[in-house]
RNA sequence: CUCGAUAAAGGCAAACCCCGGGAAACCGGGGGACGCAAAGCCAUAGGGCCUAAGCCUUGAACUAUCAGUUCGGGGUAAGGCCGUGAACCACGUUGGGUUCACGGCGUGGUAGCCUGGUUGCCGAAG
Numbered sequence: 001c002u003c004g005a006u007a008a009a010g011g012c013a014a015a016c017c018c019c020g021g022g023a024a025a026c027c028g029g030g031g032g033a034c035g036c037a038a039a040g041c042c043a044u045a046g047g048g049c050c051u052a053a054g055c056c057u058u059g060a061a062c063u064a065u066c067a068g069u070u071c072g073g074g075g076u077a078a079g080g081c082c083g084u085g086a087a088c089c090a091c092g093u094u095g096g097g098u099u100c101a102c103g104g105c106g107u108g109g110u111a112g113c114c115u116g117g118u119u120g121c122c123g124a125a126g
Stems, first nucleotide, its partner, number of pairs: 002126001003123002011036002016031006034112001040118003045115003048110003054076010080105010
């Protein structure tokens, strides 16, 4: 250094219950132990999974109807949404679609899902 013992000193704490936070996933504290040799830390390294307040879309009901409120369905944690411009497509009208460029908004949780990064206790055998 690798490795991880029916070793020793110790450590953490799943489900579930209580309290608190959150729209939720989930998180913090207390109890409790299924497990864990990194079940210490990192979610701005990559992938997976979970949630959907907001945003997009869609249905119903209601109201004081140039609009608004309430209750649901689907999508989305960025391949998103909004604005501006250009090219192309479509078009009887208000107006529409695709791609690209620029600008703006916004981007939750899980490290006990995996890989990765980083720090670290103990010491038999090989």
Molecule: c-di-GMP-I-GGC riboswitch aptamer
Organism: Planctomycetota bacterium